[in-house]
FMN riboswitch aptamer (RFN element) from Pimelobacter sp., 130 nucleotides, folded computationally. Rfam family: FMN riboswitch aptamer (RFN element). Gene Ontology term of the family: FMN binding. Its mean pLDDT, the model's own confidence on a scale to 100, is 76. Of the family's consensus pairs, 97% are formed in the model. It was read from a public genome assembly, where an Rfam model found it.
RNA sequence: UCGCGUGCUCUGGGGUCGGUGCAAUUCCGAGCCGGCGGUGAAAGUCCGCGACCCGAUCGAAGCCAUCGAUCGGUUGACCAGGUGGGAUUCCUGGACCGACGGUCAAAGUCCGGAUGGGAAGCGCACGCAG
Repeated sequence: UCGCGUGCUCUGGGGUCGGUGCAAUUCCGAGCCGGCGGUGAAAGUCCGCGACCCGAUCGAAGCCAUCGAUCGGUUGACCAGGUGGGAUUCCUGGACCGACGGUCAAAGUCCGGAUGGGAAGCGCACGCAG
């Protein structure tokens, strides 16, 4: 230094102004935000991971509900031009997307589950092997 394993820590940003209205931080206009790893070169839109959501099986004596474990499923959105050896990642221009429940009226941003849970992953420590 590389590989493998164990433990620990950490682990998502953003509602501002104006308009309409009985009522909207939810609608309309403008503005605001962008997790982690990867990549010929820096990514919300490529590839993958996770949260959220759904289901099956098992357990908590049986059923419903709930909780836990395991397994599985679902999971949004980009084009054109330029530079270059190489870019859906940079530059220019124009677009687009954003769980569930709640709400006097429809939410990426407010409130709530959540001072929660948890993986991928970064880092640290220890161990093993060459």